[in-house]
Context: one part of a larger RNA
RNA sequence: CGCAGGAGAUUUGAGAGGACCUGUCCUUAGUACGAGAGGACCGGGAUGGACUGACCUCUGGUGUUCCAGUUGUGCCUCCAGGUGCAAUGCUGGGUAGCUAUGUCGGGAAGUGAGAAGCGCUGAAAGCAUCUAAGCGCGAAACACCCCUCAAGAUGAGAUCUCCCUAUGAGACCCGUGGUAGACCACCACGUUGAUAGGUCGCAUGUGCAAGGCCGGUGACGGCUUCAGCUGAGCGAUACUAAUCGGUCUACAGA
Numbered sequence: 001c002g003c004a005g006g007a008g009a010u011u012u013g014a015g016a017g018g019a020c021c022u023g024u025c026c027u028u029a030g031u032a033c034g035a036g037a038g039g040a041c042c043g044g045g046a047u048g049g050a051c052u053g054a055c056c057u058c059u060g061g062u063g064u065u066c067c068a069g070u071u072g073u074g075c076c077u078c079c080a081g082g083u084g085c086a087a088u089g090c091u092g093g094g095u096a097g098c099u100a101u102g103u104c105g106g107g108a109a110g111u112g113a114g115a116a117g118c119g120c121u122g123a124a125a126g127c128a129u130c131u132a133a134g135c136g137c138g139a140a141a142c143a144c145c146c147c148u149c150a151a152g153a154u155g156a157g158a159u160c161u162c163c164c165u166a167u168g169a170g171a172c173c174c175g176u177g178g179u180a181g182a183c184c185a186c187c188a189c190g191u192u193g194a195u196a197g198g199u200c201g202c203a204u205g206u207g208c209a210a211g212g213c214c215g216g217u218g219a220c221g222g223c224u225u226c227a228g229c230u231g232a233g234c235g236a237u238a239c240u241a242a243u244c245g246g247u248c249u250a251c252a253g254a
């Protein structure tokens, strides 16, 4: 841009892609078979491997935006307390998110047509013959079935609901953002508002702050103190910012 107004929602499936693996054990049964040694088909069940999809509850990883410890040195302000730099200075932990080595799931079953092959009936050819007419079985392969996309399928499909003659349906610009993302797009929201920030509460992490008091000559220890601080998490709350506005556009749909 199209799909002859616009919007929202639900769909059909032409077509396309994906998946398609397999071991061991138990049972049937020490049965059939076999002199014995050995040892099944068929059927039922359990549990794995590799591969693959999704996810983060658990186990872990990461987590230079969280907490703590600590070395050297500079600075603030002498002490105390902080802060800069040294790979995040180094070290111990760690929320969200992202993750695998973690968790859950998948291959099944079934149908059709049929390969080799096995057959039935059966002539040509009074017999025989699976084939010539006809018919039945028959593989991880094929077509379905399962999963995903899919009406630009211009052959542009279907269904439901709603809106609209300029007093403007609706879309875009603009702004706040993220379940989205290179940009664009997509999605949520724009005061008739919880979209983001802030604040408050909770969770989580760290591990007991500062100051003061007490004990010790002191390094330091104890109490106040399960303290203090706390990113991305969960909620609440209009305090801040989504202001004001602008552009395009339909003959109620030939």
Base pairs, nucleotide, nucleotide: 001152005163006162007161008160009159010158011157015149016148017147018146021049022048023047024046025045026044027043033038051106052105053104054103055102059100060099061098062097066093067092068091069090070089071086072085073084074083075082076081110144111143112142117137118136119135120134164253170248171247172246173245174190175189176188177187178186195241196240197239198237199236200235201234202233205229206228211224212223213222214221215220
This is a predicted structure of a 254-nucleotide part of an RNA (large-subunit ribosomal RNA, domain VI) from Geothrix fermentans. The prediction has a mean pLDDT of 88. RNAcentral holds the full RNA, with entries from ENA and SILVA. Rfam family: Bacterial large subunit ribosomal RNA. Gene Ontology terms of the family: structural constituent of ribosome and ribosome.